[in-house]
């Protein structure tokens, strides 16, 4: 240098161009218990706000699109391969 991939809450992963984060693990908190595990229920992406609610958010940065985690382009980090 050259080809192919991968990058999404605090982890692990899922997602047809249509509610961003299903499911799981963690965490918080409630039941149960003499007391804890286990179990079951409930919450649980960020920032403003008493609150209602509001704005962001899928590695960065621009493009298409009514709408973009997807779809193009440029960087960046990283694996794997050729030389």
């Nucleotide at each position: 240098g050259g080809g192919c991939g991968a990058g999404u809450g605090g982890c692990g992963g899922a997602a047809c161009g249509g509610u961003a984060u299903a499911c799981g693990c963690g965490a918080u908190a409630g039941u149960c218990u003499c007391a804890a595990a286990a179990a079951c229920u409930a919450u649980u992406g960020g920032c403003c706000g008493c609150a209602a609610g509001g704005c962001c958010u899928u590695g960065a940065g621009a493009g298409u699109u009514c709408g973009a985690a997807u779809c193009u382009c440029u960087c960046c980090u990283u694996g794997c391969c050729c030389a």